[in-house]
Description:
The prediction has a mean pLDDT of 79. This is a predicted complex of two RNAs, RNase P RNA and transfer RNA, with 462 nucleotides together. It holds a member of the Rfam family "Bacterial RNase P class A". Rfam links the family to the GO terms ribonuclease P activity, tRNA processing and dimeric ribonuclease P complex. Rfam classes the family as a ribozyme.

RNA sequence: GGAGUCGUCCAGGCGAUCGCUGGGCUGCAAAGCCUGGAGGAAAGUCCGAACACCACAGGGCAGGGUGCUCCGUAACACGGAGUCGCGGCAACGCGAAGGAAAGUGCAACAGAGAGCAGACCGCCCCCCUCGUUGCCCCGGUGGGCAGCGCGGAGGGCAAGGGUGAAACGGUGCGGUAAGAGCGCACCAGUUCCCCGGGCGACCGGGGAAGCUAGGCAAACCCCACCCGGUGCAAGACCAAAUAGAGGGGCGUUUGAGGGCGGCCCGCCCAAGCCCCCGGGUAGGUCGCAUGAGGUGCCGAGCAAUCGGCGCCCCGAGAUGAAUGAUCGCUGUCCGUCAGGCGGGUAACCGCCGCCGGAAACAGAAUUCGGCUUACGGAUGGCUCCGGCC
RNA sequence: GGGCCCAUAGCUCAGCUGGAAGAGCCACCGGCUCAUAACCGGUCGGUCCCUGGUUCGAACCCAGGUGGGCCCA
Repeated sequence: GGAGUCGUCCAGGCGAUCGCUGGGCUGCAAAGCCUGGAGGAAAGUCCGAACACCACAGGGCAGGGUGCUCCGUAACACGGAGUCGCGGCAACGCGAAGGAAAGUGCAACAGAGAGCAGACCGCCCCCCUCGUUGCCCCGGUGGGCAGCGCGGAGGGCAAGGGUGAAACGGUGCGGUAAGAGCGCACCAGUUCCCCGGGCGACCGGGGAAGCUAGGCAAACCCCACCCGGUGCAAGACCAAAUAGAGGGGCGUUUGAGGGCGGCCCGCCCAAGCCCCCGGGUAGGUCGCAUGAGGUGCCGAGCAAUCGGCGCCCCGAGAUGAAUGAUCGCUGUCCGUCAGGCGGGUAACCGCCGCCGGAAACAGAAUUCGGCUUACGGAUGGCUCCGGCC
Repeated sequence: GGGCCCAUAGCUCAGCUGGAAGAGCCACCGGCUCAUAACCGGUCGGUCCCUGGUUCGAACCCAGGUGGGCCCA
RNA backbone atom coordinates (compact mmCIF):
# COMPACT_ATOMS: atom_id res chain seq x y z
C1' G A 1 0.00 0.00 0.00
C1' G A 2 -3.83 -3.58 -1.32
C1' A A 3 -7.49 -7.34 -0.21
C1' G A 4 -10.47 -9.36 3.57
C1' U A 5 -12.78 -10.13 8.36
C1' C A 6 -14.95 -8.86 13.11
C1' G A 7 -16.62 -5.16 16.34
C1' U A 8 -17.75 -0.08 18.43
C1' C A 9 -19.80 4.82 17.82
C1' C A 10 -22.68 8.78 15.38
C1' A A 11 -27.25 9.78 12.79
C1' G A 12 -24.21 17.27 12.83
C1' G A 13 -24.49 21.62 16.43
C1' C A 14 -26.14 26.72 17.91
C1' G A 15 -29.34 30.90 17.08
C1' A A 16 -33.42 33.88 14.82
C1' U A 17 -38.30 34.23 12.37
C1' C A 18 -42.93 32.00 10.89
C1' G A 19 -46.06 27.64 11.77
C1' C A 20 -48.25 22.52 13.99
C1' U A 21 -49.24 19.87 18.47
C1' G A 22 -49.50 17.70 24.20
C1' G A 23 -49.34 19.83 29.23
C1' G A 24 -49.32 24.02 32.77
C1' C A 25 -50.43 29.22 34.07
C1' U A 26 -53.08 34.03 33.12
C1' G A 27 -57.62 35.68 30.90
C1' C A 28 -65.04 36.47 30.41
C1' A A 29 -63.26 35.59 25.63
C1' A A 30 -59.90 36.42 21.76
C1' A A 31 -55.26 35.48 22.84
C1' G A 32 -50.56 35.52 25.40
C1' C A 33 -46.45 33.30 28.32
C1' C A 34 -43.63 28.91 30.01
C1' U A 35 -42.45 24.00 28.84
C1' G A 36 -42.24 18.91 26.09
C1' G A 37 -42.36 17.04 20.94
C1' A A 38 -39.70 10.32 16.43
C1' G A 39 -35.96 5.92 15.34
C1' G A 40 -31.82 2.65 15.03
C1' A A 41 -34.57 0.66 12.58
C1' A A 42 -40.50 4.04 14.83
C1' A A 43 -40.71 -0.72 9.19
C1' G A 44 -42.05 -6.20 8.28
C1' U A 45 -45.81 -8.06 11.92
C1' C A 46 -41.75 -13.07 11.99
C1' C A 47 -41.23 -15.02 17.25
C1' G A 48 -41.73 -14.29 22.73
C1' A A 49 -44.19 -11.78 26.74
C1' A A 50 -46.91 -7.94 29.75
C1' C A 51 -51.98 -6.31 29.94
C1' A A 52 -57.37 -7.08 28.91
C1' C A 53 -61.67 -10.02 27.84
C1' C A 54 -63.76 -14.95 26.76
C1' A A 55 -63.33 -20.24 27.88
C1' C A 56 -61.52 -23.64 31.60
C1' A A 57 -62.16 -29.63 37.73
C1' G A 58 -58.41 -33.05 36.12
C1' G A 59 -56.48 -36.03 32.21
C1' G A 60 -56.25 -37.47 27.11
C1' C A 61 -56.93 -37.00 21.57
C1' A A 62 -56.46 -33.75 17.43
C1' G A 63 -53.55 -29.53 15.75
C1' G A 64 -49.20 -26.39 15.98
C1' G A 65 -44.18 -25.33 17.43
C1' U A 66 -39.15 -26.37 19.08
C1' G A 67 -34.96 -30.00 18.41
C1' C A 68 -26.16 -30.74 19.73
C1' U A 69 -24.67 -29.27 25.15
C1' C A 70 -24.50 -26.07 29.36
C1' C A 71 -25.74 -21.28 31.02
C1' G A 72 -28.73 -16.55 30.84
C1' U A 73 -33.77 -14.61 30.76
C1' A A 74 -40.41 -12.91 32.78
C1' A A 75 -40.35 -15.69 28.16
C1' C A 76 -38.63 -16.99 23.24
C1' A A 77 -37.61 -19.87 17.33
C1' C A 78 -33.47 -14.81 21.30
C1' G A 79 -28.48 -14.15 23.54
C1' G A 80 -23.56 -16.02 25.64
C1' A A 81 -19.84 -19.82 26.13
C1' G A 82 -18.61 -24.40 24.10
C1' U A 83 -19.04 -29.43 21.00
C1' C A 84 -19.30 -31.55 16.16
C1' G A 85 -19.70 -30.89 10.77
C1' C A 86 -18.89 -27.76 6.38
C1' G A 87 -16.51 -23.42 3.76
C1' G A 88 -12.06 -20.25 3.76
C1' C A 89 -4.46 -20.05 3.09
C1' A A 90 -5.96 -17.26 7.50
C1' A A 91 -8.63 -13.78 10.61
C1' C A 92 -13.37 -15.75 10.65
C1' G A 93 -18.14 -17.33 8.87
C1' C A 94 -22.34 -20.79 8.28
C1' G A 95 -25.39 -24.96 10.23
C1' A A 96 -34.14 -26.51 11.32
C1' A A 97 -27.28 -30.22 14.15
C1' G A 98 -32.57 -35.85 17.86
C1' G A 99 -33.85 -40.74 15.43
C1' A A 100 -32.76 -43.94 8.65
C1' A A 101 -29.45 -51.31 12.71
C1' A A 102 -38.83 -48.83 14.99
C1' G A 103 -42.24 -48.90 10.71
C1' U A 104 -44.27 -47.00 5.85
C1' G A 105 -42.51 -44.54 1.59
C1' C A 106 -39.38 -41.93 -2.45
C1' A A 107 -35.11 -42.04 -6.05
C1' A A 108 -37.11 -39.31 -13.01
C1' C A 109 -33.46 -40.26 -17.05
C1' A A 110 -29.35 -43.39 -17.90
C1' G A 111 -27.81 -48.22 -16.60
C1' A A 112 -27.11 -55.37 -16.47
C1' G A 113 -28.53 -53.88 -11.65
C1' A A 114 -31.39 -48.51 -7.21
C1' G A 115 -31.97 -51.55 -1.74
C1' C A 116 -31.14 -58.10 2.11
C1' A A 117 -29.63 -55.28 -6.10
C1' G A 118 -27.31 -57.10 -10.49
C1' A A 119 -24.35 -59.63 -15.02
C1' C A 120 -24.15 -55.84 -20.84
C1' C A 121 -18.91 -55.92 -22.25
C1' G A 122 -15.37 -58.79 -19.74
C1' C A 123 -12.46 -62.98 -16.86
C1' C A 124 -12.50 -68.36 -15.89
C1' C A 125 -13.97 -73.86 -15.93
C1' C A 126 -16.32 -78.10 -18.27
C1' C A 127 -18.85 -80.25 -22.67
C1' C A 128 -20.16 -80.38 -28.12
C1' U A 129 -19.26 -79.16 -33.43
C1' C A 130 -15.83 -77.21 -36.95
C1' G A 131 -11.02 -75.35 -38.52
C1' U A 132 -5.77 -75.31 -37.86
C1' U A 133 -0.55 -76.46 -35.83
C1' G A 134 2.71 -80.14 -33.64
C1' C A 135 3.67 -85.21 -32.09
C1' C A 136 2.28 -90.39 -32.15
C1' C A 137 -0.45 -94.91 -34.26
C1' C A 138 -1.85 -97.10 -38.99
C1' G A 139 -0.69 -99.79 -45.60
C1' G A 140 -4.15 -95.56 -46.21
C1' U A 141 -8.59 -91.16 -47.49
C1' G A 142 -8.43 -92.28 -41.10
C1' G A 143 -7.73 -92.28 -35.62
C1' G A 144 -5.56 -90.62 -30.76
C1' C A 145 -3.12 -86.83 -27.59
C1' A A 146 -1.72 -81.66 -26.67
C1' G A 147 -2.17 -76.37 -27.97
C1' C A 148 -4.71 -72.24 -30.39
C1' G A 149 -9.09 -70.04 -32.76
C1' C A 150 -14.68 -69.15 -34.65
C1' G A 151 -19.54 -70.76 -33.00
C1' G A 152 -23.15 -73.18 -29.51
C1' A A 153 -25.11 -75.20 -24.58
C1' G A 154 -24.22 -75.27 -19.15
C1' G A 155 -21.86 -73.19 -14.90
C1' G A 156 -18.60 -69.95 -11.79
C1' C A 157 -16.89 -64.63 -10.64
C1' A A 158 -17.68 -59.55 -9.31
C1' A A 159 -11.34 -57.83 -10.00
C1' G A 160 -11.56 -54.43 -14.57
C1' G A 161 -14.68 -51.46 -18.38
C1' G A 162 -19.29 -48.76 -18.72
C1' U A 163 -24.19 -45.89 -16.46
C1' G A 164 -25.59 -42.65 -12.66
C1' A A 165 -26.34 -37.65 -7.83
C1' A A 166 -25.73 -42.38 -5.48
C1' A A 167 -23.45 -49.26 -7.34
C1' C A 168 -22.94 -52.83 -0.77
C1' G A 169 -15.37 -50.30 2.49
C1' G A 170 -9.79 -48.59 0.65
C1' U A 171 -4.44 -50.15 -0.28
C1' G A 172 -1.07 -54.21 -0.42
C1' C A 173 0.24 -59.37 0.04
C1' G A 174 -1.46 -64.26 0.02
C1' G A 175 -4.95 -67.35 -2.23
C1' U A 176 -7.72 -69.21 -6.66
C1' A A 177 -9.53 -72.18 -12.76
C1' A A 178 -10.77 -66.96 -12.56
C1' G A 179 -12.10 -64.19 -8.48
C1' A A 180 -14.04 -62.34 -3.94
C1' G A 181 -13.04 -59.89 3.59
C1' C A 182 -12.03 -65.90 1.20
C1' G A 183 -7.55 -65.17 4.72
C1' C A 184 -3.86 -61.70 6.75
C1' A A 185 -1.49 -56.65 7.73
C1' C A 186 -2.47 -51.44 7.83
C1' C A 187 -6.21 -47.59 7.28
C1' A A 188 -11.45 -45.56 7.42
C1' G A 189 -16.18 -46.44 9.56
C1' U A 190 -20.21 -48.96 12.90
C1' U A 191 -21.81 -51.29 17.54
C1' C A 192 -20.47 -52.95 22.40
C1' C A 193 -17.09 -53.06 26.74
C1' C A 194 -13.10 -50.86 29.82
C1' C A 195 -9.83 -46.68 31.46
C1' G A 196 -8.89 -41.29 31.69
C1' G A 197 -10.71 -35.90 31.03
C1' G A 198 -15.23 -32.73 30.96
C1' C A 199 -21.48 -30.48 34.71
C1' G A 200 -22.57 -31.87 29.57
C1' A A 201 -22.56 -32.16 24.11
C1' C A 202 -18.09 -34.67 23.37
C1' C A 203 -12.75 -35.77 23.34
C1' G A 204 -8.24 -39.09 24.09
C1' G A 205 -6.46 -44.23 24.75
C1' G A 206 -7.13 -49.69 24.79
C1' G A 207 -9.90 -54.20 23.56
C1' A A 208 -13.68 -57.32 21.18
C1' A A 209 -17.28 -58.41 17.39
C1' G A 210 -19.12 -58.82 12.64
C1' C A 211 -16.50 -57.94 8.11
C1' U A 212 -19.51 -52.65 6.20
C1' A A 213 -25.39 -51.99 8.19
C1' G A 214 -26.04 -46.29 1.77
C1' G A 215 -29.16 -41.26 0.98
C1' C A 216 -33.77 -38.36 2.00
C1' A A 217 -37.44 -37.01 8.16
C1' A A 218 -37.40 -28.26 5.26
C1' A A 219 -41.56 -37.11 3.08
C1' C A 220 -45.18 -39.48 6.46
C1' C A 221 -43.65 -40.84 11.05
C1' C A 222 -41.18 -42.07 16.07
C1' C A 223 -38.98 -39.83 20.56
C1' A A 224 -38.36 -35.62 24.14
C1' C A 225 -40.13 -30.85 25.61
C1' C A 226 -43.58 -26.60 25.06
C1' C A 227 -48.41 -24.42 23.61
C1' G A 228 -56.38 -22.61 25.56
C1' G A 229 -58.54 -18.60 22.16
C1' U A 230 -58.80 -13.45 20.71
C1' G A 231 -56.05 -8.82 20.33
C1' C A 232 -56.03 -1.82 22.85
C1' A A 233 -60.85 -1.97 16.66
C1' A A 234 -58.70 -6.00 23.90
C1' G A 235 -61.68 -3.85 27.53
C1' A A 236 -63.85 -0.28 31.51
C1' C A 237 -66.73 4.14 32.57
C1' C A 238 -69.85 8.58 31.33
C1' A A 239 -73.61 9.44 28.00
C1' A A 240 -76.96 13.34 23.53
C1' A A 241 -80.73 13.35 19.55
C1' U A 242 -84.30 9.93 17.66
C1' A A 243 -87.06 5.55 18.34
C1' G A 244 -88.95 2.74 22.57
C1' A A 245 -90.09 -2.84 26.38
C1' G A 246 -91.99 -0.58 30.86
C1' G A 247 -94.02 2.91 34.94
C1' G A 248 -96.50 7.52 36.40
C1' G A 249 -99.13 12.29 35.73
C1' C A 250 -102.28 15.69 32.90
C1' G A 251 -105.72 16.22 28.85
C1' U A 252 -109.48 15.48 24.29
C1' U A 253 -115.62 21.53 23.79
C1' U A 254 -114.68 21.66 31.77
C1' G A 255 -109.01 22.17 25.76
C1' A A 256 -103.13 19.49 28.04
C1' G A 257 -99.90 21.44 24.47
C1' G A 258 -98.35 24.65 20.26
C1' G A 259 -98.33 29.46 17.08
C1' C A 260 -99.07 35.02 16.96
C1' G A 261 -90.72 37.81 19.13
C1' G A 262 -91.11 38.28 26.65
C1' C A 263 -95.93 38.38 30.02
C1' C A 264 -101.52 38.88 30.37
C1' C A 265 -106.05 39.06 27.59
C1' G A 266 -107.67 37.73 22.92
C1' C A 267 -107.58 34.92 18.20
C1' C A 268 -106.12 30.47 15.50
C1' C A 269 -104.57 25.14 15.27
C1' A A 270 -105.51 21.19 18.13
C1' A A 271 -105.11 14.99 20.40
C1' G A 272 -102.00 14.11 22.35
C1' C A 273 -98.33 16.25 25.84
C1' C A 274 -94.95 15.98 30.08
C1' C A 275 -91.96 13.29 33.66
C1' C A 276 -89.38 8.76 35.35
C1' C A 277 -86.63 4.54 33.43
C1' G A 278 -83.14 0.24 31.79
C1' G A 279 -80.07 -1.14 27.86
C1' G A 280 -77.33 1.54 24.51
C1' U A 281 -75.80 4.48 19.35
C1' A A 282 -73.25 9.19 18.01
C1' G A 283 -69.77 11.48 21.01
C1' G A 284 -66.42 11.76 25.16
C1' U A 285 -63.10 9.97 29.23
C1' C A 286 -59.90 6.12 30.88
C1' G A 287 -56.79 2.11 29.29
C1' C A 288 -51.92 5.61 27.75
C1' A A 289 -46.72 6.74 29.20
C1' U A 290 -42.38 5.26 36.28
C1' G A 291 -41.01 0.81 33.41
C1' A A 292 -38.82 -7.01 33.10
C1' G A 293 -36.55 1.95 33.03
C1' G A 294 -31.84 4.44 32.32
C1' U A 295 -27.05 5.59 34.25
C1' G A 296 -22.23 5.73 37.54
C1' C A 297 -19.28 2.82 40.84
C1' C A 298 -18.30 -1.81 43.30
C1' G A 299 -18.79 -7.14 43.28
C1' A A 300 -19.83 -12.37 40.88
C1' G A 301 -19.07 -14.55 35.97
C1' C A 302 -14.72 -16.25 30.12
C1' A A 303 -19.32 -14.00 28.49
C1' A A 304 -24.58 -13.25 27.94
C1' U A 305 -26.28 -11.65 32.42
C1' C A 306 -27.07 -10.98 37.65
C1' G A 307 -26.55 -8.66 42.70
C1' G A 308 -25.60 -4.28 45.97
C1' C A 309 -25.27 1.04 46.69
C1' G A 310 -25.94 5.91 44.74
C1' C A 311 -28.02 9.31 41.13
C1' C A 312 -31.93 10.72 37.39
C1' C A 313 -38.16 16.96 36.74
C1' C A 314 -36.24 9.67 33.32
C1' G A 315 -40.53 14.92 30.57
C1' A A 316 -43.89 12.57 22.28
C1' G A 317 -48.90 10.82 23.21
C1' A A 318 -51.65 12.68 18.25
C1' U A 319 -56.97 10.25 16.49
C1' G A 320 -57.54 11.87 9.55
C1' A A 321 -53.77 11.92 13.05
C1' A A 322 -48.72 17.22 15.37
C1' U A 323 -43.11 16.74 15.54
C1' G A 324 -42.23 21.39 9.79
C1' A A 325 -40.21 25.51 6.67
C1' U A 326 -36.80 29.63 5.69
C1' C A 327 -32.36 32.26 6.91
C1' G A 328 -27.52 33.11 9.42
C1' C A 329 -23.01 31.20 11.83
C1' U A 330 -20.36 26.81 12.29
C1' G A 331 -18.41 21.28 12.60
C1' U A 332 -17.36 16.81 9.08
C1' C A 333 -16.32 14.94 4.16
C1' C A 334 -15.41 15.63 -1.25
C1' G A 335 -13.74 18.56 -5.57
C1' U A 336 -11.53 19.89 -11.83
C1' C A 337 -10.82 24.65 -5.19
C1' A A 338 -8.98 31.98 -6.09
C1' G A 339 -4.86 32.19 -3.10
C1' G A 340 -1.25 32.08 1.09
C1' C A 341 2.60 29.77 4.37
C1' G A 342 6.48 26.03 5.42
C1' G A 343 10.11 22.12 3.66
C1' G A 344 12.96 20.77 -0.78
C1' U A 345 17.93 22.21 -6.20
C1' A A 346 13.58 20.30 -8.52
C1' A A 347 9.57 17.01 -9.28
C1' C A 348 6.67 17.23 -5.25
C1' C A 349 4.92 16.97 -0.06
C1' G A 350 2.46 19.09 4.32
C1' C A 351 -0.72 22.93 6.62
C1' C A 352 -4.31 26.96 6.24
C1' G A 353 -8.11 28.61 3.14
C1' C A 354 -11.96 31.49 -1.01
C1' C A 355 -15.63 29.13 -3.94
C1' G A 356 -18.77 25.01 -5.30
C1' G A 357 -20.98 20.54 -3.66
C1' A A 358 -22.61 16.20 -0.36
C1' A A 359 -25.07 13.96 4.09
C1' A A 360 -28.69 8.01 3.47
C1' C A 361 -32.82 4.65 5.04
C1' A A 362 -37.02 6.28 6.82
C1' G A 363 -41.33 8.47 10.37
C1' A A 364 -44.47 6.85 16.65
C1' A A 365 -50.33 4.93 17.11
C1' U A 366 -51.14 -0.11 24.05
C1' U A 367 -46.22 -1.27 25.84
C1' C A 368 -41.75 -4.12 26.30
C1' G A 369 -37.61 -8.25 24.90
C1' G A 370 -35.69 -10.18 20.33
C1' C A 371 -35.16 -11.45 15.08
C1' U A 372 -35.32 -9.97 10.01
C1' U A 373 -35.24 -6.37 6.26
C1' A A 374 -33.73 -1.02 4.40
C1' C A 375 -29.61 2.44 4.87
C1' G A 376 -25.25 7.08 5.18
C1' G A 377 -20.68 7.92 7.63
C1' A A 378 -16.59 7.66 11.23
C1' U A 379 -13.26 4.57 13.82
C1' G A 380 -10.52 0.40 16.16
C1' G A 381 -8.76 -4.78 16.51
C1' C A 382 -7.26 -9.05 13.74
C1' U A 383 -5.76 -12.04 9.16
C1' C A 384 -3.42 -12.68 4.35
C1' C A 385 -0.53 -10.68 0.22
C1' G A 386 3.08 -7.20 -1.97
C1' G A 387 7.02 -3.33 -1.57
C1' C A 388 10.88 -0.68 1.21
C1' C A 389 14.23 -0.05 5.54
C1' G B 1 -53.91 -0.73 14.16
C1' G B 2 -54.84 -6.17 13.71
C1' G B 3 -55.96 -10.83 11.00
C1' C B 4 -56.20 -13.90 6.38
C1' C B 5 -55.26 -15.16 1.22
C1' C B 6 -53.08 -14.95 -3.75
C1' A B 7 -49.00 -14.44 -7.67
C1' U B 8 -47.85 -20.18 -13.58
C1' A B 9 -48.21 -18.11 -21.65
C1' G B 10 -51.19 -11.70 -23.91
C1' C B 11 -56.14 -13.25 -20.71
C1' U B 12 -58.75 -17.02 -17.44
C1' C B 13 -56.98 -21.08 -14.85
C1' A B 14 -54.97 -26.68 -14.06
C1' G B 15 -50.47 -28.85 -12.37
C1' C B 16 -51.58 -35.27 -7.39
C1' U B 17 -47.04 -37.91 -2.70
C1' G B 18 -40.73 -33.18 -5.67
C1' G B 19 -38.69 -36.23 -11.53
C1' A B 20 -38.27 -30.61 -15.23
C1' A B 21 -44.55 -26.96 -18.32
C1' G B 22 -50.07 -27.99 -19.71
C1' A B 23 -55.76 -26.70 -21.06
C1' G B 24 -59.32 -23.13 -23.05
C1' C B 25 -59.58 -18.27 -25.24
C1' C B 26 -56.26 -14.84 -28.13
C1' A B 27 -52.42 -14.30 -32.18
C1' C B 28 -50.29 -16.45 -36.76
C1' C B 29 -50.32 -20.17 -40.90
C1' G B 30 -52.95 -23.79 -43.83
C1' G B 31 -57.69 -26.23 -45.20
C1' C B 32 -63.19 -25.84 -46.10
C1' U B 33 -66.38 -21.54 -48.75
C1' C B 34 -67.80 -17.53 -54.40
C1' A B 35 -66.47 -14.73 -49.67
C1' U B 36 -66.84 -14.12 -44.18
C1' A B 37 -68.08 -16.46 -39.66
C1' A B 38 -68.41 -21.20 -37.50
C1' C B 39 -65.64 -25.76 -38.07
C1' C B 40 -60.90 -28.91 -38.97
C1' G B 41 -55.43 -29.26 -38.69
C1' G B 42 -50.88 -27.04 -37.25
C1' U B 43 -47.48 -23.32 -35.16
C1' C B 44 -45.63 -19.44 -31.91
C1' G B 45 -45.62 -17.85 -26.97
C1' G B 46 -42.86 -19.09 -19.88
C1' U B 47 -37.42 -14.89 -15.27
C1' C B 48 -43.55 -20.64 -12.80
C1' C B 49 -43.14 -12.66 -8.65
C1' C B 50 -37.75 -12.11 -6.58
C1' U B 51 -33.48 -13.90 -3.45
C1' G B 52 -31.35 -17.71 -0.57
C1' G B 53 -31.63 -22.75 1.64
C1' U B 54 -33.03 -28.36 1.98
C1' U B 55 -32.54 -32.35 -1.90
C1' C B 56 -29.04 -35.98 -6.73
C1' G B 57 -33.12 -32.88 -8.52
C1' A B 58 -37.80 -27.37 -6.51
C1' A B 59 -43.55 -24.30 -9.95
C1' C B 60 -44.25 -27.70 -5.61
C1' C B 61 -40.86 -28.12 0.70
C1' C B 62 -38.57 -24.12 4.18
C1' A B 63 -36.92 -18.91 5.27
C1' G B 64 -36.67 -13.73 3.88
C1' G B 65 -38.41 -9.91 0.53
C1' U B 66 -41.83 -7.49 -3.42
C1' G B 67 -46.65 -6.59 -5.40
C1' G B 68 -51.97 -7.27 -5.20
C1' G B 69 -56.71 -8.56 -2.88
C1' C B 70 -60.28 -9.57 1.25
C1' C B 71 -62.13 -9.12 6.42
C1' C B 72 -62.56 -6.79 11.56
C1' A B 73 -65.35 -0.64 14.86